[in-house]
A computed fold for a 73-nucleotide RNA from Oryctolagus cuniculus, annotated as transfer RNA. Rfam family: tRNA. By type it is a transfer RNA. The RNAcentral record of the sequence draws on GtRNAdb and Rfam. The prediction has a mean pLDDT of 80. The gene name in the source record is tRNA-Lys-CTT-20-1. Lineage of the source: Eukaryota > Eumetazoa > Craniata > Lagomorpha > Oryctolagus.
RNA sequence: ACCCGGCUAGCUCAGUUGGUAGAGCAUGGGACCCUUAAUCCCAGGAUCGUGGGUUCGAGCCCCACAUUGGGUG
Numbered sequence: 001a002c003c004c005g006g007c008u009a010g011c012u013c014a015g016u017u018g019g020u021a022g023a024g025c026a027u028g029g030g031a032c033c034c035u036u037a038a039u040c041c042c043a044g045g046a047u048c049g050u051g052g053g054u055u056c057g058a059g060c061c062c063c064a065c066a067u068u069g070g071g072u073g
Stems, first nucleotide, its partner, number of pairs: 001072006010025004019056001027043005049065005
């Protein structure tokens, strides 16, 4: 330099055909328990890497850039 993939909650990951974003763990509160742990219930937490574009509407499509992993020379 070129090719392929990742980037979404604190962490690990889903998200189908473009229709307005979820799970597990973690965190906070409660129940239970002599107490802790475990278990159960509830709650909060996301500008979807950044900037543009297309569209009535973008996590999803297009472009550029950043970052990270792998490959070719």